[in-house]
Formats: sequence, C1' cells, structure tokens
RNA sequence: GAGUCGGCAGGGCGGUCGCGGCGCGGGAGACCCGUCGAGGAAAGUCCGGACUCCGCAGGGCAGGGUGGUUGCUAACGGCAACCCGGGGCGACCCGCGGGACAGUGCCACAGAGAACAGACCGCCUGGCGUCACCACGCCAGGUAAGGGUGAAACGGUGGUGUAAGAGACCACCAGCACCCCGGGUGACCGGGGUGGCUCGGUAAACCCCACCCGGAGCAAGGCCAAGAGGGAGGCCUUCGGGCCUCCUGCGCAGGCGUUCGAGGGCGGCCCGCCCGAGCCUGCGGGUAGGCCGCUAGAGCCUGCCGGCGACGGCAGGCCCAGAUGGAUGGCCGCCACCCGGUGCCGCCCGGGCGCCGGGGACAGGAUCCGGCUUACACGCCGGCUCGU
Repeated sequence: GAGUCGGCAGGGCGGUCGCGGCGCGGGAGACCCGUCGAGGAAAGUCCGGACUCCGCAGGGCAGGGUGGUUGCUAACGGCAACCCGGGGCGACCCGCGGGACAGUGCCACAGAGAACAGACCGCCUGGCGUCACCACGCCAGGUAAGGGUGAAACGGUGGUGUAAGAGACCACCAGCACCCCGGGUGACCGGGGUGGCUCGGUAAACCCCACCCGGAGCAAGGCCAAGAGGGAGGCCUUCGGGCCUCCUGCGCAGGCGUUCGAGGGCGGCCCGCCCGAGCCUGCGGGUAGGCCGCUAGAGCCUGCCGGCGACGGCAGGCCCAGAUGGAUGGCCGCCACCCGGUGCCGCCCGGGCGCCGGGGACAGGAUCCGGCUUACACGCCGGCUCGU
C1' cells in the first nucleotide's frame, strides 16, 4: 500500500422549564424533596420458547415444517466446530448440502434428433445416367470418426480393425456399483480388488425416506362494578304503579329443528361413540370503568475454572421503564467531534495552532425472553493475509 475477518461506540458537563412510576420522605393543603425513567436495533413480526385459556376414549386419512455430521441450548429454521462441493496466490468467502437403478412428470429457444435418441452436412459401398479421365446427379443401403445446433447430443486419449466406421476389441485415464483393509464418535478420508464397458438434468415438480408439530393468544386469562329487557319472591299503593332481594342477560324480522334429531363434544376431515332442545342469518341497540396478570429475569456486571468453540459451572456484587389518547421532551451556555472557507507555523507531504460559518444518523417500549432479517450520520479499536 492492497485486502480479509471481527468488535466497540451511537456525544459529555452544567443551568432552566416540563412529563411518567415509586418512597413507612416532608407538609393541614397547594405543593416540595429524593430516586428511577427506551435501543443496538426498542423496528419487521419471520422462527423458537416461557406464561394463560380451551382441547386431550378409539380407529383411519390428510396438513405443515426441517434436511451433511457432531455438539450447544429451555427451544429453534439459531449458534459453534468439522466434512463435502465451488471460488480466491492467500487471509478467507459462498452453498434452500437427504434420495433421480421405487414410480410418474417436465426439459423452453435452436436443432435432423432431448432419453433405452438421432442421418441435416459429411464419409463409405453398390446400381443407373452424363462423361476420354477427374468429377457430378439420382436411387438403394452402411456409418455417430468429423462438422453444425444447444445449458446438455448417450465416457476421454491412443491403437487394432474396417469399404467407411463403431467399447466391436486392446492399453491407460475418468466415473459408477459392489466387496475387503486401515483411520475417524460421525459426516467422511486413504488404499486394494471385482464387474458390465458408461448409466443425462430437474425433488424451491409430484413423490419417497428420517425426524418434529394439538388450537388460540396478554384484546391470553381472572376479579369487582355497571347494563337495556325478562322472570320469581317480598313490602307499599291514590290500583296508574313504586321500592328491595335473587336469577337470567337485549329487541325485531326471517329460516331450520325437537326420536323424520337442528346443533354441540370433535379447535383439519371421516368413521364411531356420547350429549341433545334449541340453533343459524340479517338489521338495530346496550356495556367497553377500575384492579390483578405486569415486570426479579433461561437477568446484568466483575473475577476464576472447564471446553478449540458455541457454551457451561462457581464466587462476589447490582436492581435496571411499566405508561394505557400511552411519560422519557424543549431551550440556553461551555467542551469534544465532523464539514467548508481563511490566516499563521513547518524545507515539502501527512499535519499542528487560531478565526468565521454550518452540522449530528436510523429510529422509539406496550406480557416477557432467545434468535434471524432489515435501517443507520460522524467515528474508534483489534486479529490475520498478500505485495514492497
């Protein structure tokens, strides 16, 4: 100098006005005081879990997800290490990485032919015709060595062979299947042997194999209060009704149904079993206030130990938002940082010291946690590689 991988940070201090939670702080009260108050992604809501409610006799069929191996983890489609394939001189990077001899389907355009293929040109043989010869044309056949098309044309090179050719045959190489030996927990790696001479691609096409998966979500869920109308009981009454308690939870219209069984259990469907008198649709109306759930947790920091690592263990310390029309903000000053202009210093470059002007991203909790992905102004640090 070029490159590659990883990490940190996301201004600081002070003043002033203001906001939300908490306090067995103060004050008669108004209010004051103390203390805490968003993020690395709080985001997208893509994946996994905690928690909550519902479901959970039996049989069968669907559906969804994951996909090299071994580990880590509460779990995962996450992470770590390794294997295989590809790229790079290298550090390192990329891979939606099971199966294409279980079966089915598809392979655009071009091309004669696209899967147990294919004679368009060419090559070769024979016949006929033109013809002195060479050669040319037509017909019948052979041929996948050569040309051409294509992402892909049914192993490659050399030889034997042949009319010309061909795994037709031979040697070597590549690849496939099977067997054996050695190494590794394993994916897999190294070596040897046998075989037919060669088998295309696509599974983010159906499908097959292995493993996993019940549904809905904090508007979960629970408690209190209220609620229009109806019913039962009691008391009072001027007989119109009023009050209290308890239960239910609204009105109108239409449709279906009550052993000729609606509907539900059965939260994908069917069978089967059980319950069963109400159920469905449309229109209109009422309530939607408070409390719990709710924030101490797979928590954070430091140190030591185990492990290549993801991570785990131990010890000590810390408490770090809980709002609900939803708080965490505005202004001013100083410092630091960046950009532009300009002056001086310095032999020059990198730069240093002043002055003036300007600038500060992406974005913000709403039950919580672990990931992934995406966004991000100005910056800082480290490991490694290549070249000089």
A computed fold for a 388-nucleotide RNA from uncultured Actinophytocola sp., annotated as Bacterial RNase P class A. Its Rfam family is "Bacterial RNase P class A". Rfam classes the family as a ribozyme. Lineage of the source: Bacteria > Actinomycetota > Pseudonocardiales > Pseudonocardiaceae > Actinophytocola. RNAcentral holds the sequence, with entries from MGnify. The prediction has a mean pLDDT of 75.